Model confidence (mean pLDDT): 83 of 100. The RNA shown here (SAM riboswitch aptamer (S box leader)) has 105 nucleotides and comes from Polaribacter sargassicola.
[in-house]
RNA sequence: UUGUUAUCAAGAAAGGUUGAGGGAAUAGACCCAAGGAAACCUUGGCAACCCUUUAAUUUUAAAGAAGGUGCUAAAUUCUACUGCAAGAAAACAGAGAGAUAACGG
Numbered sequence: 001u002u003g004u005u006a007u008c009a010a011g012a013a014a015g016g017u018u019g020a021g022g023g024a025a026u027a028g029a030c031c032c033a034a035g036g037a038a039a040c041c042u043u044g045g046c047a048a049c050c051c052u053u054u055a056a057u058u059u060u061a062a063a064g065a066a067g068g069u070g071c072u073a074a075a076u077u078c079u080a081c082u083g084c085a086a087g088a089a090a091a092c093a094g095a096g097a098g099a100u101a102a103c104g105g
Stems, first nucleotide, its partner, number of pairs: 001105008013043005021032003026080004044072003049068002051064005076097001081094003
């Protein structure tokens, strides 16, 4: 950097350094932020993908949390494209893009 598969409306914060931006990118909306953004560090927590145990037996269920990741404002903050759909539109469903994990190139 890229492919496949699965998941993405639940859940979980304090301290320190620092000092103006941040919510992936573009546009719009809406939010967060000097009562301290982002980043980094420490400690904690959440979750259960990998993992461990048991039962069943090839894929599922229950329990667990030592280890590898991940996460710890708001649905992936919402919308953008398509369907429903017709002059327009809410809601809903899907696609695309993105994030994370596992296994590959």